[in-house]
RNA sequence: GGGCCUAUAGCUUAGCCUGGUAGAGCGCUACCCUGAUAAGGUAGAGGUCGGGAGUUCAAAUCUCCCUGGGCCCA
Numbered sequence: 001g002g003g004c005c006u007a008u009a010g011c012u013u014a015g016c017c018u019g020g021u022a023g024a025g026c027g028c029u030a031c032c033c034u035g036a037u038a039a040g041g042u043a044g045a046g047g048u049c050g051g052g053a054g055u056u057c058a059a060a061u062c063u064c065c066c067u068g069g070g071c072c073c074a
Base pairs, nucleotide, nucleotide: 001073002072003071004070005069006068007067010026011025012024013023020057028044029043030042031041032040050066051065052064053063054062
C1' cells in the first nucleotide's frame, strides 16, 4: 500500500441479508419474601446503534468517506 471481517445499554450480545415502535441475559436501583443474607418474585432506570455525509415518507439496517480493533496479502 491492497483485501476481508468487526463496532448496538456498565459487560456479553440478538436484530442488519429482506429498511417500518431498539430487544435479551448478566449487572444496577426500588419493593416483596427472610430473624438476617443468599436464592426467588414484581417493577424500573440505563442506548444520540463508533463519527460524518448521502438515498428514502422512514436508516442500527442500503451507499460513500473517516476512526478504532482483528485477520490475510505485499
Molecule: transfer RNA
Organism: Candidatus Jingweiarchaeum tengchongense